The prediction has a mean pLDDT of 83. Large-subunit ribosomal RNA, domain III from a Pseudomonadota bacterium, 389 nucleotides, folded computationally. Rfam family: Bacterial large subunit ribosomal RNA. The organism belongs to Pseudomonadota, within Bacteria.
Context: one part of a larger RNA
RNA sequence: GAGUAACGACAAUGGGAGUGAAAAACUCCCACGCCGGAAGACCAAGGGUUCCUGCGCAACGUUAAUCGACGCAGGGUGAGUCGACCCCUAAGGCGAGGCCGAAAGGCGUAGUCGAUGGGAAACGGGUUAAUAUUCCCGUACUUCUAGUUACUGCGAUGAGGGGACGGAGAAGGCUAGGCCAGCAAGGCGUUGGUUGUCCUUGUUUAAGGCGGUAGGCUGAGAUCUUAGGAAAAUCCGGGAUCUUAAGGCCGAGAACCGAUGACGAGCUUUCUUUUACGAAAGCGAAGUGGUUGAUGCCAUGCUUCCAGGAAAAGCCUCUAAGCUUCAGGUAACUAGAAAUCGUACCCCAAACCGACACAGGUGGUCAGGUAGAGAAUACCAAGGCGCUU
Numbered sequence: 001g002a003g004u005a006a007c008g009a010c011a012a013u014g015g016g017a018g019u020g021a022a023a024a025a026c027u028c029c030c031a032c033g034c035c036g037g038a039a040g041a042c043c044a045a046g047g048g049u050u051c052c053u054g055c056g057c058a059a060c061g062u063u064a065a066u067c068g069a070c071g072c073a074g075g076g077u078g079a080g081u082c083g084a085c086c087c088c089u090a091a092g093g094c095g096a097g098g099c100c101g102a103a104a105g106g107c108g109u110a111g112u113c114g115a116u117g118g119g120a121a122a123c124g125g126g127u128u129a130a131u132a133u134u135c136c137c138g139u140a141c142u143u144c145u146a147g148u149u150a151c152u153g154c155g156a157u158g159a160g161g162g163g164a165c166g167g168a169g170a171a172g173g174c175u176a177g178g179c180c181a182g183c184a185a186g187g188c189g190u191u192g193g194u195u196g197u198c199c200u201u202g203u204u205u206a207a208g209g210c211g212g213u214a215g216g217c218u219g220a221g222a223u224c225u226u227a228g229g230a231a232a233a234u235c236c237g238g239g240a241u242c243u244u245a246a247g248g249c250c251g252a253g254a255a256c257c258g259a260u261g262a263c264g265a266g267c268u269u270u271c272u273u274u275u276a277c278g279a280a281a282g283c284g285a286a287g288u289g290g291u292u293g294a295u296g297c298c299a300u301g302c303u304u305c306c307a308g309g310a311a312a313a314g315c316c317u318c319u320a321a322g323c324u325u326c327a328g329g330u331a332a333c334u335a336g337a338a339a340u341c342g343u344a345c346c347c348c349a350a351a352c353c354g355a356c357a358c359a360g361g362u363g364g365u366c367a368g369g370u371a372g373a374g375a376a377u378a379c380c381a382a383g384g385c386g387c388u389u
Base pairs, nucleotide, nucleotide: 013031014030015029016028017027018026032386033385034384035383040366041365042364043363046346047345050344051075052074053073054072055071056070060068061067080141081140082342083341084340086119087118088117092113093112094111098107099106100105122139123138124137125136126135142338143337144336145335146334147333148332149331150330151329152328153323154322158318159317160316161315166305167304168303169302172298173297174296177292178291179290180289181288182203183202184201185200186199187198188196204262205261208257209256215250216249217248218247219244220243221242222241223240224239225238226237228236229235263287266283267282268281269280270279271278306309352361353360368380369379370378371377
């Protein structure tokens, strides 16, 4: 220079009460304003206690601070079903033997790892200051082990089926959700009117079980035979004959049970009223119909096109070796087991990546109302904020 520039989006603040040494900024109440395909809610990645409570204010916070993602202390993450681990494989990695190389090493078979993919099973309500599909209540489901009973050809690292898949388009059936009516409870206006065709609020309920609908796919069954499936096969594939017009598979949703339960506006009682206020216990109304309607489900469906769109295991069937009063298999019932790890909190952000509490960047899910073709836009709900001078 200079007490100058700046104090990081122009979404916006004002009043009252409280606490306190001190209040523009903290807490509560009222009013106003902003976002609302987000500036709300939930995950993955990443972070790693930042979560909650008490006590503090040196430093950190672009100002103050009684406040804080700051300091100190204490507390907090509960799983057979969520995710991982596990079983399986992809690209790719490693790689017994092997091939190559002077060596270091390179490649690679069998194999072994490797998810961003495939593979069993849980929902509703309640509860904490802080966790919940994990705790509690209620109602379910799955796999494995052992035993009992009944029946019985079982058996794999092998064979076959299945798993099993592209783009685009169109139509249909539904549901979530929305809206309206009805119903229930409450209200009747501090200022002219408001007992009415008035206002406000609520009208919610899952998985699972049962059943097999809308619809989609496929003819089905039996016998004989067989150069294929590296051996075998009753399985798959090829062929022949006979019988028959239905049989089988997949499959949303609705109904019923679940639910004589839960939830539910509100009401009652008790406690504390130090601030906010709250907490605990109990009772508990209506809980129906219509309409609209998805980008969600049926659907890995259907139609069509050429560029022709993973693999393996779990699963089903078949036999080989072998076993064959055993073992094994199927069904029902009973008993038991289901370990370990993650789980707090932020997650379009003041907690991640950007040296910062940085106008930048960051994958997925949810998707209310009015107007609208619309996830545009405008104004709102739930919810969250007024961006630390």